[in-house]
RNA sequence: CAAGUAAACCGGGUGACCGCUGUGAUAGCCUUAUGGCUGUCAUAGAGGAAAGUCCGAGCUCCACCGGGCAGGAUGCUGGGUAACACCCAGGAGGGGUGACCCUACGGAAAGUGCCACAGAAACAUACCGGUCGCCUUAGGCGACUAAGGGUGAAAUGGUGAGGUAAGAGCUCACCAGCGGCUGGGUGACCAGCCGGCUGGGCAAACCCCAUCUGGAGCAAGACCAAAUAGAGGGACAAAAGGACGCCCGGCCUGUCCCCGGGUUGGUCGCUUGACCCUGAUGGUAACAUCAGGGCUAGAUAGAUGGUCACCGUCCUUCUUGGAAGGAUACAGAACUCGGCUUACAGGUUUACUUGGCUC
RNA sequence: GCGGGUAUAGUAUAAUGGCAGUACGCGACCUUCCCAAGGUUGAGGCACGGGUCCGAUUCCCGUUACCCGCU
Numbered sequence: 001c002a003a004g005u006a007a008a009c010c011g012g013g014u015g016a017c018c019g020c021u022g023u024g025a026u027a028g029c030c031u032u033a034u035g036g037c038u039g040u041c042a043u044a045g046a047g048g049a050a051a052g053u054c055c056g057a058g059c060u061c062c063a064c065c066g067g068g069c070a071g072g073a074u075g076c077u078g079g080g081u082a083a084c085a086c087c088c089a090g091g092a093g094g095g096g097u098g099a100c101c102c103u104a105c106g107g108a109a110a111g112u113g114c115c116a117c118a119g120a121a122a123c124a125u126a127c128c129g130g131u132c133g134c135c136u137u138a139g140g141c142g143a144c145u146a147a148g149g150g151u152g153a154a155a156u157g158g159u160g161a162g163g164u165a166a167g168a169g170c171u172c173a174c175c176a177g178c179g180g181c182u183g184g185g186u187g188a189c190c191a192g193c194c195g196g197c198u199g200g201g202c203a204a205a206c207c208c209c210a211u212c213u214g215g216a217g218c219a220a221g222a223c224c225a226a227a228u229a230g231a232g233g234g235a236c237a238a239a240a241g242g243a244c245g246c247c248c249g250g251c252c253u254g255u256c257c258c259c260g261g262g263u264u265g266g267u268c269g270c271u272u273g274a275c276c277c278u279g280a281u282g283g284u285a286a287c288a289u290c291a292g293g294g295c296u297a298g299a300u301a302g303a304u305g306g307u308c309a310c311c312g313u314c315c316u317u318c319u320u321g322g323a324a325g326g327a328u329a330c331a332g333a334a335c336u337c338g339g340c341u342u343a344c345a346g347g348u349u350u351a352c353u354u355g356g357c358u359c
Numbered sequence: 360g361c362g363g364g365u366a367u368a369g370u371a372u373a374a375u376g377g378c379a380g381u382a383c384g385c386g387a388c389c390u391u392c393c394c395a396a397g398g399u400u401g402a403g404g405c406a407c408g409g410g411u412c413c414g415a416u417u418c419c420c421g422u423u424a425c426c427c428g429c430u
Stems, first nucleotide, its partner, number of pairs: 001355010012311007020045011047330001051341002054339005059217004064250006071213005076090005091105001092103004106208002111206002113202003127149002129145007157175006176198001178195007221268004230259001232258005240253003275294008312328007360429007369383004377413001385401005406422005
């Protein structure tokens, strides 16, 4: 210098004017009052994803409690956390020259199922072939074989040597796999030794094992105000209902469903929270504890905007002192947090890798 | 805002993980003086991107579009 890997961060700035929403102060008007309207001043006002609503929680309601089944979720190990499908560290497997990255990664000797076409055979099989024996001689029959050929995504451990009628883990060496023992590690697992040659795949098929799991969601829900049409229909006392489904037990209750009608305004929930910043300590880390400091939107048809000037970045043209024009990403709170995923113009910093050149 | 569901040819709808069908519609030809009807024949598809698997419309994840319910 070029190409890359990982992590963290920014994601337009300044000023003027006019607007919008919240809060506080103040003046006027209305109101018995709480309070409301208008004006002035001060102050605060979108994000790294506010998004998708995919997970997990807080909070609230379903009057309440227990047991079983079914269903759902997760799935290497150990930690972190309020919790998680998240995060950290490690193991195994895979990819990359490397920095580094990826993994739905339990169980196929519990059982069931599937493996199309091709192929002899896809789970118990021999088509071609090889060898031996008999009959007979172009061949047929029987036995042995699984080396070789062929089919397929996948064919019964791989390579080499010995061995044999031909062959074969039949025997041996190395490698892969399985089982046992010993040692190390909390564990996943790793290392060594021994054994006999060991017979497919799929669980993002049903399933088995381990762990967790009630449902609904702020349009939850509470209060105030306003309003009025139910002799409406149906289910039930040998019962019905009790917020996904089924069964059982306790407990509670004249309850539950449908149709029709009225109101459709306000207040609370609502923003101080598993919060943010800095430092110290413990821990490899995620994270935890302690100390100090900070307050940072709360709208309800939904505010956070518009115009102008200068600067920044990018593109095009003229031309190279520069000037002109255009553009300025993804996107926008709606109860609140912790994550994941997806979208994103451009830029900054740190650490590292590979290659080239120079000293 | 919150919750649920669907996507297959122009339209409506099938399909156990193993060659994607059916009906209507569309094009061409036959039939007719012409049209319709009828007959023969053909074209046209699994919303998109990944993953699992030998193999995906189907199983899993993400994205997009549409539909329904809740004051």